[in-house]
RNA sequence: AGAGUUUGAUCCUGGCUCAGGAUGAACGCUAGCGACAGGCCUAACACAUGCAAGUCGAGGGGCAGCGAGAAUAAAGCUUGCUUUAUUUGUCGGCGACCGGCGCACGGGUGAGUAACGCGUAUGCAACCUUCCGCUACUCGGGGGAUAACCCGAAGAAAUUCGGACUAACACCGUAUGUGCUUAUGAUUCGCAUGAAUUUUAAGUGAAAAGUUAUGAGUAGCGAUGGGCAUGCGUAUGAUUAGCUAGUUGGCGGGGUAACGGCCCACCAAGGCGACGAUCAUUAGGGGUUCUGAGAGGAAGGUCCCCCACACUGGUACUGAGACACGGACCAGACUCCUACGGGAGGCAGCAGUGAGGAAUAUUGGUCAAUGGGCGAGAGCCUGAACCAGCCAAGUCGCGUGAAGGAUGACUGAUCUAUGGUUUGUAAACUUCUUUUAUAAGGGAAUAAAGUGCAGCACGUGUGCUGUUUUGUAUGUACCUUAUGAAUAAGCAUCGGCUAACUCCGUGCCAGCAGCCGCGGUAAUACGGAGGAUGCGAGCGUUAUCCGGAUUUAUUGGGUUUAAAGGGUGCGUAGGCGGGUUGAUAAGUCAGUGGUGAAAGUUUGCGGCUCAACCGUAAAAUUGCCGUUGAAACUGUCGAUCUUGAGUGCAAACGAGGCAGGCGGAAUGCGCCGUGUAGCGGUGAAAUGCUUAGAUAUGGCGCAGAACCCCGAUUGCGAAGGCAGCUUGCCAGCAUGCAACUGACGCUGAGGCACGAAAGCGUGGGUAUCAAACAGGAUUAGAUACCCUGGUAGUCCACGCAGUAAACGAUGAAUGCUAGCUGUUUGCGAUAUAGUGUAAGCGGCACAGCGAAAGCGUUAAGCAUUCCACCUGGGGAGUACGACCGCAAGGUUGAAACUCAAAGGAAUUGACGGGGGCCCGCACAAGCGGAGGAACAUGUGGUUUAAUUCGAUGAUACGCGAGGAACCUUACCCGGGCUUGAAAUGCAGAGUGAUAAAUUGGAAACAGUUUAGUCAGCAAUGAACUCUGUGUAGGUGCUGCAUGGUUGUCGUCAGCUCGUGCCGUGAGGUGUCGGCUUAAGUGCCAUAACGAGCGCAACCCUUACCGUUAGUUGCCAUCGGGUAAUGCCGGGGACUCUGGCGGGACUGCCACCGUAAGGUGUGAGGAAGGCGGGGAUGACGUCAAAUCAGCACGGCCCUUACGUCCGGGGCGACACACGUGUUACAAUGGGGGGUACAGAGGGUAGCUACCUGGCGACAGGAUGCCAAUCUCAAAAAGCCUCUCUCAGUUCGGAUCGGAGUCUGCAACUCGACUCCGUGAAGCUGGAUUCGCUAGUAAUCGCGCAUCAGCCAUGGCGCGGUGAAUACGUUCCCGGGCCUUGCACUCACCGCCCGUCA
Repeated sequence: AGAGUUUGAUCCUGGCUCAGGAUGAACGCUAGCGACAGGCCUAACACAUGCAAGUCGAGGGGCAGCGAGAAUAAAGCUUGCUUUAUUUGUCGGCGACCGGCGCACGGGUGAGUAACGCGUAUGCAACCUUCCGCUACUCGGGGGAUAACCCGAAGAAAUUCGGACUAACACCGUAUGUGCUUAUGAUUCGCAUGAAUUUUAAGUGAAAAGUUAUGAGUAGCGAUGGGCAUGCGUAUGAUUAGCUAGUUGGCGGGGUAACGGCCCACCAAGGCGACGAUCAUUAGGGGUUCUGAGAGGAAGGUCCCCCACACUGGUACUGAGACACGGACCAGACUCCUACGGGAGGCAGCAGUGAGGAAUAUUGGUCAAUGGGCGAGAGCCUGAACCAGCCAAGUCGCGUGAAGGAUGACUGAUCUAUGGUUUGUAAACUUCUUUUAUAAGGGAAUAAAGUGCAGCACGUGUGCUGUUUUGUAUGUACCUUAUGAAUAAGCAUCGGCUAACUCCGUGCCAGCAGCCGCGGUAAUACGGAGGAUGCGAGCGUUAUCCGGAUUUAUUGGGUUUAAAGGGUGCGUAGGCGGGUUGAUAAGUCAGUGGUGAAAGUUUGCGGCUCAACCGUAAAAUUGCCGUUGAAACUGUCGAUCUUGAGUGCAAACGAGGCAGGCGGAAUGCGCCGUGUAGCGGUGAAAUGCUUAGAUAUGGCGCAGAACCCCGAUUGCGAAGGCAGCUUGCCAGCAUGCAACUGACGCUGAGGCACGAAAGCGUGGGUAUCAAACAGGAUUAGAUACCCUGGUAGUCCACGCAGUAAACGAUGAAUGCUAGCUGUUUGCGAUAUAGUGUAAGCGGCACAGCGAAAGCGUUAAGCAUUCCACCUGGGGAGUACGACCGCAAGGUUGAAACUCAAAGGAAUUGACGGGGGCCCGCACAAGCGGAGGAACAUGUGGUUUAAUUCGAUGAUACGCGAGGAACCUUACCCGGGCUUGAAAUGCAGAGUGAUAAAUUGGAAACAGUUUAGUCAGCAAUGAACUCUGUGUAGGUGCUGCAUGGUUGUCGUCAGCUCGUGCCGUGAGGUGUCGGCUUAAGUGCCAUAACGAGCGCAACCCUUACCGUUAGUUGCCAUCGGGUAAUGCCGGGGACUCUGGCGGGACUGCCACCGUAAGGUGUGAGGAAGGCGGGGAUGACGUCAAAUCAGCACGGCCCUUACGUCCGGGGCGACACACGUGUUACAAUGGGGGGUACAGAGGGUAGCUACCUGGCGACAGGAUGCCAAUCUCAAAAAGCCUCUCUCAGUUCGGAUCGGAGUCUGCAACUCGACUCCGUGAAGCUGGAUUCGCUAGUAAUCGCGCAUCAGCCAUGGCGCGGUGAAUACGUUCCCGGGCCUUGCACUCACCGCCCGUCA
C1' cells in the first nucleotide's frame, strides 16, 4: 500500500465483499510448563447457610459464664495437702446493660439521571467541618432520674407492660465571661451588597472530672473533608413548534450551616424558544481503551476520580457529617414462622444456591504485611487487603531435543510406468546435551517496624543501645546431585482474492460458499487419501468495533448526460463584502504565572535469569483561566475618496404588461337566387348528408374564435411566456455625457409574490376543434390507430389550484484567461468600402477542463462569496403523521423486506417491417416438371419375437448402401463353446500332423472307422492337440472428451499481420472516399507505408494450327486381289492417336475517361474481352455429421454385451411425406424398311458363327488378355402402311397359367420369357422445383457393385436441340458504407403484464 465483483471487451460512477488490528467474549478440535494480569456483558431476578462493624473495665453499676484467692462444710488420708459442694466481686477479667467513639469509611452495583450529573475554569464579602495541629482562657458549687439486676403480668413467639432499688465522663438548673448578638461614634479597605479594627451601652451565655497519663469546655487560626453559585463543553429525533401559573420578577416574612420561589402572603405580567424551548427515545460521566498516518470514529469491563442507588415508593430521627446497603417509621409487592390472635425478612458485601443465558470461578487460608475502627496500651475486629484454589479466557517466556547420517532403504502416494518422482536427512544407526520431568538434599528475602524486658541521654515523653518475640503464602522461589531422549503437537487451509496440487469416490445428488462462484461422468472448489502451505500450545469459526471507505469528504467528494440546481423573482434573519487614514484591542500572535490528580501513553535508567510485568525520572497531556506586550490582518468606532451600486440629462429599441376601439380573410349558420343527382370520406369502404333539392355557385346577413404574407440560430421579458392595426396608461434593458449621492453592495434559510397546459367553483359565451360517448370500418379480438358525428372543455369575468422533459436536463454575483466569423440596438470618426467601442443573440476554435460525449469570454476553464441539493438498485416519491386545498390532489417524507448490482459515456459485432450502393436462375420474362394416378425406392408412424443402427429445416428422406434369398447382419428365437472364431508370450503334458469314409443331429457339434508319420545320432526343434496363466474379444456407451474426414454459409470477397500514427482505454487507421471490376480486380486520392491467407494465374480437359512418331489406326497416289471389305504389298499425304510447341494480351482502330477501364454488328482471327468445363474452398460459423469405415481417452461386459450354427427378420401395412419411373396419347401408338455415335467392359470373362426353341435360353464351335476379337442392335431420325379421339390398337398396374437362368437353396423374398387378364389415369388445388446455350427438353449407349438381382437409383457417354431476360419496385440469400439500439447465447434476442 491494495484486491475481487456490473461488460463480448473498455473507461468511469457506484455499491457489496476480502486481506489488518482489537475483545470481560462464546463455540469446535487439540493441549506440556511457568510468570503476570483477568473472570454474570443476560434477570437492579429470587435467595437456604456461614461470615462481612465493632471496640473501650484507664467512664459506670454490676457478676450470667471462665480463672485465681478467701471462708465454710464434707470426704480421702501422707495431718496439711488433694478433691467435691456451698458462700463471697476480693482479684484477673467479662456475657448482657448504661455511657463514649465508630457504624456517613471501606466493599457492591449502574436501575434511575440529558442534569451544574460529569469534565474544565472561576467565585462564596452567602457557608459548615468530628477526629488532628497551633494560640488564648477555664474546669467553681448543686440537683433529680434511669437501664441493667429483682418481683409480677400478657403472649405460641417476637416482644411488651407494671412495681421497686441503683451508678456514671449519662441528664438538668446555678455562678463566672476570653466570647457572641444588637445599637452608636471613629479609622482603614473592597467592583457592589459590605468587610476589618476599636469606644460605649444593653442582652445572652460553658464545663467533668481524674488513677496526674490524660480528658473536657469557650473562642480564634490552620489543615482536611464537604455545601452552594457561575462561564464553556458534554446524545438522537422538527413526521415533537410553541412551552410556562410558583410560572418570571419585586416587597415583606419563614426556613437553612448558607444564598435563593427553597416555602408563604401581597403586587406586577413577565420568563424560555428556530443559536432548537417543550416533548419523545436512548444513556451514569470522566481519566482513559481500541482503531487510525492524522483528523476522526467506536467504547467506558478491570484500575483511579465523581455521581446515583441499596426489595419498590415516601418520610424524617440521631449525629460534625445520613434523609443512612448489613439503622428507624409508614405504604406496597414477594417470601417465611404461627397456637390464626399476630410476627419476621431484604447478598447491587465475600463465598454459595436456583433461575435466565452461548457464557463467567471456592460455601478456601491469614490478619504475617498494607490500610481502617476502637483502645493509654497490650490487644480485639476487619470476606478491606494479602494469599491460595478453578478456567488456554488474554499477554509474555520456555520446552517437546542437537550434530552427523544416501543403498536417497521399506511402506504409502503418484506418473510420461523395463523405470522415475515424492514422503526425505525424514527414519534406522552413531555421537552429544539435560532446559523441562522424576527422585534426593540444601534453602531464602518479604520484619522497614512494632511489642515485652533491661539500660542510657535529656527537653518527662521522646530518642538511642542491647536483648526477646511475631511469617499466612512456604519447605514456596532458588541452588546442588542422580537418571535418561527419556515425560510433551496440534489446528486450519490448498479455484481467484491468498501462501500451498495430485489421485480416488460422487454425478446440479450429496454437499461447499466471505465475494465472485463450484457440483449435470475425466471436479486442483463437494467427501476421503497422499503431498504441500500457514500459524503453533494453540488453531479455526461466530459475534461486535475501528480500518481499508476520499463510501458524509474540516484535513478530503460532488450536482449537463452516472444520485444530485429549488419553476422564477423580491426580500427578512444570517453569511460575505471597495480605496485612504486615525483610535481601540474582541478575534489573532508572542512571553510569562496557575491549573491540566494519580495510574495510563512515549523516552532514558533500573528490578524480577529474559520478556510480559514492576520501580524511578523526564516528556507529552494539543485544554481552560490570569497577566504583560505587539497591532499586519479580521472586527468595532471616527474621518475621507470614487472605481462597485444608485440618481439625473440626451436621444434610441422592442410579439414587455394592462385597458379600450377598429379591420379583413376563413369557418359555421340563416334567408333569397342559379342548378341537378349525387355529396362526403378512405388503403379500400361504410356510418353520415341529399329529390322535403344536398354538394357546387351568386348575393345579403349573423355569430364566435384566431390573426396568412412580413418571419429570421430576429426581438422583448425574472421565469411561465409574448405576434392583425391603433389609442391611452405602466414598466424595462442597452448607449452617450460625467452633473449628483458616497459602499448605499452580493447572496439569501423561513416569508411574500408570479407561475404553461389540464383541472375545480360562480356567471356569461360557444364559430371551430374536440377528452367522454355513439355509430361505421380494420382485426383472431380492437374498450386503439382510420372515418362520420358529438358533450365537457377550448373563449371572457372573478376566485381556487401550484404542478411540467417548468430543460441550456447547466443556481445567483464578481474578477481573470488566444482568436476568427455572422447578426440586433446604440455611439465615435468616416467615403458607399472598410474600421473602433459597449451591450445582447449565434457559429467555429487555442489554452485549460472532462469518464467520454463534449464545454470553451454566454465555460462544464482559473479563483472568491452565498444559497439549494446528492450519498447503491428496488420497495417509493409509496405508507403513516402533519400542513395546504371545494375536490382532484400538492408539499414534507420513512421502514420492513429484497438484489449484487442498478447506472453513464464510448467500442466491436449482430440486428432493424432504417437509409444508400452492388451482386446471384433471387424476382421478372420463358421452357419443362413436382403436388392428382399406378408402380419403384427412402423416411415417419404403426405393428412385431425382431421389424439392427445411424442421418432429421436449408445442410435428413434412390442418404451411409457402388447391389439384405443363406452369407452380408450389427436384430429376434433356438441349439452349442468358454484361453475362446482369429493373433500372441510363458510353463507343463502329449504325438493319428494330415486325408478319407461313416453314425446321430436342422447345422454347429459330438462320436466311430480306415489310411498315414517332419528334421536331427541324440538332446532337442518345427507343427498340431490338451491343461494353466498373462492376454483376447465387444457394430456395448459417450461425435458434448478426441484425431482424421465431410456438409453448409460460399468459389461469397473477404480475413488478418508488422511498423507508424490517433485514442486514458476497449479499439481505430491501413481495409475509408471517388471511379472501376466477376473479384479488397485495379487506378486516383489519402497518417499511413508495406506484407500474408484468400481472388486471379500456374494444373487437367475441350475448341485451332504447327512439328514429331506411325501400329492393331488411316488410304490420297502406285501395284496386286476378292462376291464384297485397307484384304495384301506399300505409303505418312489426310483422318485419327500420343508427345512437344504456338495462339488471346483490350495487343490494333474509333469514341468516352486523369487513370484504371468501358463501349463498338469494328478489323484480323479457329477462338474476344475470365473462350467453355473441371480440379482448387481464406479467417471462421453451426458443441453441424460420423466412436457402425478407421484410429483413440474414459466408462461398462468377461460360461457373456464375446463367439459358432439353423431358422426368422431388416421386404410387415388403416396411414403421412420426400425422390423417381411409366402414363394419360395423333409433334402419338403399332407393323415393315433404312442411316449416323461416343465412352467404356471382357479369360471363373466377352463371345462371332451354326443348330434347336415363338421367347427367355440351351447345345456346339471360333476369335480375343484387346485402336486387331467381342459385348454391339445405338435410339430418337428418315421412308412407308395402319389406327382417327375412344378409357381407345392410349396406358400398362394387378392377377392366372406355362417356362428359362443364376445359385447348396428362389415359400417368406430373385430377375427374365411366353400366353391370357387389362386397374387407376383424359395434364393434376393451395403451393412449389430446375434451367441463360450445345444449356433446358428429348433419345438411346456404357460402367461400378455383382453367382443372380429387386437399377426406374448412381456415375459417365454421345445424338437431336430450343425459348426468354424490359428491368432491379418487390420475395430469398449475400457484400460494402452509414444510422439507431436497453441485443452480445447476439431479434429464434431482450423484455412487460396476467394466470398456474